[in-house]
RNA sequence: AACGUGCUCCGGGGUCGGUGAGAAUCCGAACCGGCGGUGAGAGUCCGCGACCCUCGAGGCCCUCGGGCCGAGAGGUUGAUCCGGUGGAAUUCCGGGACCGACGGUGAUGCGACGCGAGUCGCUAGUCCGGAUGAGAGGAAGCACGGC
Numbered sequence: 001a002a003c004g005u006g007c008u009c010c011g012g013g014g015u016c017g018g019u020g021a022g023a024a025u026c027c028g029a030a031c032c033g034g035c036g037g038u039g040a041g042a043g044u045c046c047g048c049g050a051c052c053c054u055c056g057a058g059g060c061c062c063u064c065g066g067g068c069c070g071a072g073a074g075g076u077u078g079a080u081c082c083g084g085u086g087g088a089a090u091u092c093c094g095g096g097a098c099c100g101a102c103g104g105u106g107a108u109g110c111g112a113c114g115c116g117a118g119u120c121g122c123u124a125g126u127c128c129g130g131a132u133g134a135g136a137g138g139a140a141g142c143a144c145g146g147c
Base pairs, nucleotide, nucleotide: 003145004144005143006142007141008139009138010137015029016028017027018026030126031125032100033099034048035047036046037045043098044097052075053074054073055072058069059068060067061066080096081095082094083093084092102129103128104127109122110121111120112119113118
């Protein structure tokens, strides 16, 4: 010095126009892309995290019916091709596509029902919320260990 442990810090982005009584949800265009890995730089490769579901050591509250928190374990979970360069690229360059958790809001669009007035259902990657959260991990410093 590497490395290990602890503490501290960091750790998700994106809008305009049109129609309209009403839309950041419809229509058109635009815009966005967590972490590690990979012969070379990735939203689409290989993994991971987040969200959601199930189980759950243990803990808290209780009107004793129950309620809440929860380490950890398991499950679910979207989407890429062509050409070029190169020793090497689904990662770069050119071109064309595609994808986007949960809850809320919500038609003027779509669907169903109704003779009709109308009623019901569905629809947001970019809005609001859980979230000033959590987190894959990253960075530097300090402390201890360490040859």
FMN riboswitch aptamer (RFN element) from Microbacterium sp., 147 nucleotides, folded computationally. Its mean pLDDT, the model's own confidence on a scale to 100, is 79. Taxonomically the source falls in Microbacterium (Bacteria, Actinomycetes, Micrococcales, Microbacteriaceae). RNAcentral holds the sequence, with entries from Ribocentre. It matches the Rfam family "FMN riboswitch aptamer (RFN element)". Rfam describes the family as follows. The RFN element is a highly conserved domain that is found frequently in the 5'-untranslated regions of prokaryotic mRNAs that encode for flavin mononucleotide (FMN) biosynthesis and transport proteins. This element is a metabolite-dependent riboswitch that directly binds FMN in the absence of proteins. In Bacillus subtilis, the riboswitch most likely controls gene expression by causing premature transcription termination within the 5' untranslated region of the ribDEAHT operon and precluding access to the ribosome-binding site of ypaA mRNA.The FMN riboswitch structure, reported in present an FMN-bound six-stem junction, adopts a butterfly-like scaffold, stapled together by opposingly directed but nearly identically folded peripheral domains. Rfam links the family to the GO term FMN binding.